[in-house]
């Protein structure tokens, strides 16, 4: 100097949006396991389950310096003996090293394992007195003399065995007396009591002369007694230590006292008596779970979670139970009893406890070696050598965890080949490989090599003891020595890139894209979701991304989660304020002065073991790992001070609270009594047929006289008007009047009292309506019931009737949407305005009027708050103070317990399952049997049809070989098809071809190309004639045809739900968007709303909007009127001409077709707002978009089309391609769509006669003129067209006949003859002439078209076409009616409203019921844990007594045996309680792509709905009472903003 430094989010409810809210993930970790893959070192870890059984080893000994001693090994001696006389064998001898097995001491209580028990002084921390400690330290005094005994041994018995038992003899540091007593210990203060052992070393002295006795010196060690200290252990106390209250009472030695036992000591520890006490909501007791702590893991922290290793404690040892020994134990590797189990046995009896190291077996996802050493550290014995130690320190095993290395480096582009992709050019893999240059870490081989070693022994010196230069201790030097790990760490040197990469993902979260295969299958999935033929999602491949010897996966925790909110959440509507008071405990508390120190602050002491973290150093090559200081352990106790805050304890005040007076208001609450107006019923009068009742009915009531009306009377409820967002009240709640009795609150002024207050768990009391009991009333209403109607039904809505019940007295019940969905109190904080009761003040006749202040009640708004709706002094605003109460939806406010009730039910309350969302608020939209407003041939007003007939045509349907295929509510059906005999054609049959009918490349060979025969039903085959062409730089080249092979062709085959064009439809209906700005937290509002107009978002005006876009309009085309220009094929006024504009002529008219005026509300008057404009009027061919057309915004309908066309994908390739005859698309019992001709006289036939427009036309139009009755023939003139032709337009017009009929109406059907197109009219044309003459007399519900040159009506032409229209696109001709009007029906725009719709009312969604599968409640019972009570019994054991037995020393009231008593384990019995498991049957619940019955809910959901109650029904639900608004519309009434 330092011990710090630290905070991120994302997904998913909705069409979008904010908000609530749960779920889900991205992080760190692990004593972990599982899949795949695995070089190497270090350094830690490793049975979390079965406290479950355990085979074998080993884990506790040691001391001959305590002791008798000799079984085993070794020395030595001695004796025999055999001999190769120094050798072998045997015996003896504890003499000697030493030692088995005993007597003895000491240690087996330490180390080592477990975590079962245990919610407790177990642990944690801080403390305390009444206590013990072997071995160790320091002091004191001691250490005297003696006895008798026993194990072993040795002899004898019993037993299979453990083991036992008798008899002889024996030591000792073993056991016992005496003696002494510094001490100690007790005491009646005079006393009494009370120990002790020796061993070993060495030195003297004696004396048999090498052995042996005795006494002494001295030196270590033991040994007594006894202080002190260390150390170690017992005991007490504060405090902290998990969950449930669906555990609320618990306790009898229990709490305390005394006197006694007992212990090392304190105490109910035990006992005897006394006294009743002790604990609890600050959670006792009871039940469940749990070793506790340093610590560990998360985390910004506060916290949460956890208690493997390593450390302390603390319990435990096969289960229970109990003491002996010892300083210590109630003792893991001791003892005894019991109980299960195992194992041995001769059936008599024994024996054992791995939760010590390894190890087996089971358990289980899951967890090692039956290793080496005492070399280090440490223990135990022992003077020491040492002996023992599975403690310990190595090693094995495992990627179980961290940490480090290493599988090379460098150059190297032909961008190699190879996968893969592909738009086919090319990219990617990729400097990656290979190839050339280098290097050798670590593995491999070989050689050298630290350190952990420090002591012990042996010798010398030396110093301390001592008489001693002996012993004995210490010191120094010197020798010779002690390693399991170990082939060590660490160095070299060889040799070669040489031996080393792989899991996981790549749809968003959340880094990282492509092909292939599969087709809601197979699979994925952490959430959300992926997969139905184009899958970045499944599964393979190529590429990529991340991390690496490891990657994933699954399980756990913590964090993100401010989703338990101390730090840091909430309760109007999202979950959440008790229904409301009054009150105990608690918690909170006015001023102002003392005191006290108990919170509180601040110092200093102790403690807060090490180890861990953390910071700053050192060692291992770094890191991990070790290590030395240190910081920090945020406590906790003692002490010493501060005195401002908080309490405490004394005093004082009055602003909180209360009292006393004196006013006023009032549906406040109990009793009595008293009124009238209605309803109904009874009596009588009058009176005569209806009355009632609905949408319409009917049930009902009436001639036996109703209703209706007049009088009388009788009962019983409820009180119109007054009546008010008015008053009372704590709420439920209270309404006619008078009395009585009572409770709250408000206003003034003063006096008192002196904080007496404010909330409020448990407690109690009050509590609408239903509903319960006993009694009593019952006029009206009216659940349940009954009967009429409705209706597919109708247990209902509606009707007639009607019982409980409404109502009184008294008891219960305690719930409602008991809501302002808002706890009570207290203070703060802009305003304006109404109202009710009350005071002051001002002017003032009064009524009132102004201003000001107090208690309410009520609207608006400013700061703030709020998700947002909104709340705003009545706060949902800012603060306090208490109290309830929430924590995802669902299951459930249920189940079971428990308290309360007669019951009905209330209350208090869960859990399995199961979902990934349920919810608030607002936004856009759609949608309403919701509102306003406007429009449209939309409805009315007219005309005419359709539907009825035949007939055509389309279509369904049937049929068929085949009837080929789309189109299918409007917006398919005379549609694609402007034209099916063949062909078309796409369908069948047959019969035929395979590079193919078509196309493009190659090769060969030929000009193409014609004629002409045969076979055949034709495709085709087969012989067969006639031609050799064009260009040329002479190589050849272009066309065209035939043959080969093969790239390919072909496809009317699927998908319009892969596409693209294209078209329909809403709709030519006015919308539909944008950019800036402004408002909103934000989806998104504005603008586009409003007030007028219009056809139109047209235009004004107004406005937080100003502009623009795309649609409207308008430009275009047509047509209506003039003008110019031009004047053939078209026109002819004037001249002239002919039969004729026919010619000559003419440009005047019409006409043509160019190019202009022309129509703007421009003018006037009027209404309107001085706008826009709209209504009249004049000019004017045209008048208000003059008529028609083209022109269709945003988009909507997976609308229609792959069969026009194109065009991904996917199929078929001697066939789904392609050719050909021949059939089919033309069927026919029926339906329906569009149409055409008709039923007739406004007509139908005959005859005469007028007048167009637009079109066509060379493979055509076809004229004149002939034949034919006609269809047509036949003819050839003119025309490439204002010239010629189709082509005679018809209705009309004139004349005549028909005269109401199945007809002179209609024409179908059928006949026979023909005509025409065409190779070809049978299936299957079209027309013509005769004849033939159906149905049909004007159309039922229903329903279509039309608003002016429309509707009808009437003929003409045209595209397709050889031919075949009653379709279809076009054109002219005739030429009406009606529109009051927007009540209703359709469709469509706008503005508002409500929603549970967003696929958007063809929605959404409720319950039964049936079927499958899941959890869970009851249940007669059954099994079993666990505990109460009350009993039996009672092993071993202690204690108590104790006539009997026994007993060496000492001896004695003593020790043992025995015998009994008490307490007691294990166990038995009876009844309780609890938990757990099962249980026939049985009740709800969930969940389950297409079951059944309705249709309760959301719109005014078609009956407003929703709550709390009774009461009914198959169901949702109905109906009664009472409430609420979280009902929609109209409409009054208050009030408020708009200065």
């Nucleotide at each position: 100097a330092a011990a710090c430094u630290g905070a991120a989010g994302a997904g998913u409810u909705u069409g979008a949006u904010c908000a609530u809210g749960g779920c889900u993930c991205a992080g760190a970790u692990u004593g972990a396991a599982c899949g795949c893959u695995g070089g190497c070192g270090g350094u830690a870890u490793g049975c979390u389950u079965a406290a479950c059984a355990c085979a074998u080893g080993c884990a506790a000994g040691u001391c001959g310096a305590a002791c008798g001693g000799u079984a085993a090994c070794a020395u030595g001696a001695a004796a025999a003996a055999g001999c190769u006389u120094g050798c072998u064998u045997u015996u003896u001898u504890g003499a000697u090293g030493a030692c088995g097995a005993g007597u003895g001491g000491c240690g087996g209580a330490c180390g080592g394992g477990u975590g079962a028990g245990u919610a407790a002084c177990a642990c944690g921390u801080a403390g305390g007195a009444a206590u013990c400690u072997a071995c160790c330290g320091a002091g004191u005094a001691g250490c005297g003399g003696g006895g008798g005994a026993u194990a072993g041994c040795c002899c004898g018995g019993a037993g299979a065995a453990a083991u036992c038992c008798g008899g002889a003899u024996u030591a000792a540091u073993a056991c016992c007396g005496c003696a002494u007593g510094u001490g100690c210990a007790c005491u009646u203060c005079g006393g009494u009591g009370u120990a002790a052992a020796g061993a070993g070393g060495g030195c003297c002295u004696c004396u048999u002369c090498u052995u042996g006795a005795a006494a002494g010196c001295u030196c270590u060690c033991a040994c007594u007694a006894u202080u002190c200290g260390a150390u170690g252990a017992g005991c007490c106390u504060g405090c902290g230590u998990c969950a449930g209250a669906u555990u609320a009472g618990c306790u009898u030695g229990u709490u305390g006292g005394u006197g006694g036992g007992g212990u090392a000591a304190u105490g109910g520890c035990c006992u005897a008596c006394c006294a009743a006490g002790g604990c609890a909501a600050c959670g006792a007791u009871c039940u469940g779970u749990a070793g506790c702590u340093g610590g560990u893991c998360u985390g910004a922290g506060a916290g949460g979670a956890u208690g493997a290793u390593c450390a302390g404690c603390c319990a435990c040892a096969c289960u229970g139970g109990g003491a002996c020994u010892g300083a210590g134990a109630c003792a893991c590797g001791g003892c005894c009893c019991a109980g299960a189990c195992u194992c041995c046995u001769a059936c008599g009896g024994g024996a054992g406890g791995c939760a010590g190291c390894a190890g087996u077996g089971g358990g289980g996802a899951a967890u090692a070696u039956u290793g080496g050493a005492c070399a280090a550290u440490g223990g135990g014995c022992g003077c020491a050598a040492g002996c023992c130690u599975g403690a310990u320190c190595c090693a094995g095993c495992a990627a179980u965890a961290c940490c480090g290395c290493g599988u090379g480096u460098g150059u190297g582009a032909a961008g190699a080949a190879g996968g893969c992709c592909u738009u086919c050019g090319g990219g990617u893999u990729g400097u990656a490989a290979a190839g050339c240059a280098c290097u050798u870490u670590c593995a491999a081989u070989a050689g050298g090599g630290a350190g952990g070693a420090a002591g012990g022994c042996c010798a010398a010196g030396u110093a301390g003891u001592u008489a001693a230069u002996a012993c004995c201790u210490g010191c120094u030097u010197g020798g010779a020595u002690u390693g399991a790990c170990g082939u060590u760490a660490c160095c070299u040197a060889u040799a070669g890139a040489a031996g080393a990469a792989g899991c996981a993902c790549c749809g968003g979260c959340u880094a990282a894209c492509u092909c292939c295969g599969u087709g809601c299958c197979a699979g994925c999935a952490g959430c959300c979701g992926c997969g139905g033929u184009a899958a970045u999602a499944c599964g393979g491949a190529g590429g990529g991304u991340g991390c690496a010897a490891g990657c994933g996966u699954u399980a756990a925790u913590c964090g993100g989660a401010a989703u338990u909110a101390c730090u840091g959440g909430g309760c109007g509507u999202a979950a959440a304020g008790c229904g409301c008071g009054c009150g105990u405990a608690g918690g909170c508390g006015g001023a102002u002065g003392a005191u006290u120190a108990a919170g509180u602050c601040a110092g200093a002491u102790g403690u807060g073991a090490a180890a861990g973290c953390c910071c700053c150093g050192g060692g291992c090559u770094c890191a991990a790992c070790c290590u030395g200081g240190g910081a920090a352990c945020u406590g906790c106790a003692u002490u010493u001070g501060a005195g401002a805050c908080u309490g405490g304890u004394c005093g004082u005040c009055u602003a909180g609270a209360g009292u006393a007076c004196a006013g006023a208001a009032g549906a406040g609450g109990g009793g009595g009594g008293u009124g009238g107006a209605a309803u109904u019923c009874c009596a009588g009068g009058u009176g005569u047929a209806g009355c009632g009742g609905u949408g319409a009915a009917a049930u009902g009531c009436g001639u036996a006289g109703a209703g209706a009306u007049c009088u009388g009377g009788a009962g019983g409820a409820a009180c119109a008007u007054c009546a008010g967002u008015g008053g009372c009240g704590a709420a439920g709640g209270c309404g006619a009047c008078c009395c009585c009795c009572u409770g709250g609150g408000c206003u003034g002024a003063u006096a008192c009292u002196g904080a007496c207050g404010c909330u409020g768990a448990g407690g109690u009391g009050c509590g609408a309506a239903a509903g319960c009991g006993u009694g009593g009333g019952u006029a009206g209403c009216g659940a349940a019931c009954a009967g009429g109607a409705u209706u597919a039904g109708a247990u209902a809505c509606c009707c007639u009737g009607g019982u409980a019940g409404u109502c009184c007295a008294c008891g219960c019940c305690g719930u409602a949407a008991a809501c302002g969905a808002u706890g009570u109190c207290u203070a703060u904080u802009a305003g304006c305005u109404g109202u009710u009761g009350g005071g002051u003040a001002u002017a003032u006749u009064a009524a009132g009027a102004u201003a000001c202040u107090u208690a309410g009640u009520g609207g608006c708004g400013c700061a703030g708050c709020a998700a947002a709706c909104g709340c705003g002094a009545u706060a949902a605003a800012u603060a306090g103070a208490c109290c309830g109460c929430c924590u995802g939806g669902g299951g459930a406010g249920u189940a079971c317990g428990g308290c309360c009730g007669c019951a009905a039910g209330g209350u208090u309350a869960a859990a399995a399952c199961u979902c990934a969302a349920a919810u608030g608020a607002a936004u856009u939209g759609a949608c309403g049997g919701g509102g306003g407003c406007c429009c449209g041939c939309a409805c009315a007003a007219g005309c005419g049809g359709u539907g009825g007939a035949g007939c055509a045509u389309g279509u369904g349907g049937u049929u068929u070989a085949a009837u080929u295929c789309g189109a299918u509510g409007c917006a398919a059906c005379g549609c694609g098809a402007a034209g099916a005999a063949c062909c078309u054609u796409a369908c069948c049959a047959g019969g035929u071809c395979u590079u193919g009918a078509c196309a493009u490349c190659c090769a060969g060979a030929g000009a193409a190309c014609u004629u002409u025969c045969c076979a055949g039903a034709g495709a085709u085959g087969g012989a067969u004639u006639g031609g050799u062409g064009c260009c040329u730089u002479c190589g050849g080249g272009a066309a065209c045809u035939c043959u080969g092979a093969g790239a390919c062709a072909g496809g009317u085959g699927c998908u319009g739900c892969a596409u693209g064009g294209c078209u329909g439809u809403c709709g030519u209906c006015a919308g539909c968007u944008c950019g800036u700005g402004u408002c909103g937290u934000g989806a998104g509002a504005u603008g586009u709303u409003g007030g007028g107009u219009u056809a139109a978002g047209u235009c004004c005006c107004g406005u937080a909007a100003c502009g623009a876009g795309c649609g409207c309009a308008a430009c275009c085309c047509u047509u209506g009127u003039c003008c110019u220009u031009a004047g053939u094929u078209g026109c002819u006024a004037a001249c002239a001409u002919u039969a004729a504009g026919u010619u000559g002529a003419g440009a005047a008219c019409u006409c043509u077709a160019a190019g202009g005026a022309g129509a703007c509300u421009g003018c006037c008057g009027g209404u309107g707002a001085c706008a826009a404009a709209c209504c009249g009027g004049a000019g004017g061919a045209a008048g208000g978009u003059g008529g028609g057309g083209a022109c269709g915004a945003c988009g909507u309908c997976a609308a229609g089309u792959c069969a026009u066309c194109a065009u991904g994908g996917c199929c078929c390739u001697u066939a789904c391609g392609a050719c050909c005859u021949g059939g089919g698309c033309u069927a026919c019992a029926c339906a329906c769509g569009u149409g055409c001709u008709a039923c007739a006289a406004u007509g139908g036939g005959c005859a005469g006669u007028a007048c167009a427009g637009a079109g066509g036309g060379u493979u055509g139009c076809c004229a004149a003129c002939c034949c034919g009755c006609g269809a047509g023939g036949g003819g050839g003139a003119g025309c490439u067209a204002a010239u010629c032709u189709c082509u005679u337009a018809a209705a009309g017009c004139u004349g005549u006949u028909c005269g109401u009929a199945g007809u002179c109406c209609g024409g179908a059907u059928u006949g026979u003859a023909c005509u025409c197109u065409g190779c070809a009219a049978c299936u299957c044309g079209a027309g013509u002439a005769c004849a033939u003459g159906a149905a049909g007399u004007c159309g039922g519900a229903a329903u279509c078209g039309c608003u002016a040159g429309u509707a009808a009506u009437c003929g003409c032409a045209g595209a397709u076409c050889a031919g075949a229209a009653u379709g279809c696109u076009g054109c002219g001709g005739u030429g009406a009616a009606u529109a009051c009007g927007u009540u209703c029906c359709c469709g469509g725009g706008c503005c508002u409203u409500g929603u549970a719709c967003a696929c958007a009312c063809c929605g959404c969604c409720c319950g039964u019921c049936a079927c499958a599968c899941c959890a869970u409640g009851g249940g007669a019972g059954u099994u079993g844990u666990u505990u109460g009570c009350a009993c039996c019994a009672g092993a071993a054991g202690u204690a108590g007594c104790u006539a009997g037995c026994u007993u060496a020393a000492c001896a004695u009231u003593g020790g043992g045996c025995g015998g009994u008593u008490a307490c007691c384990a294990c166990g038995g019995u009876g009844u309780g309680g609890u938990c757990a498991a099962u249980g026939a049957c049985u009740g709800g619940g969930g969940u389950g792509a297409a079951g059944u019955c309705g249709u309760a809910a959301c719109a005014a959901g078609g009956u407003a709905g929703c709550c709390g109650u009774a009461g009914g029904g198959g169901a949702a639900c109905c109906u009664g009472c009472g409430g609420c608004u979280g009902g929609a519309u109209c409409a009054c009434c208050u009030c408020c903003u708009u200065a």
Molecule: small-subunit ribosomal RNA
Organism: Kangiella profundi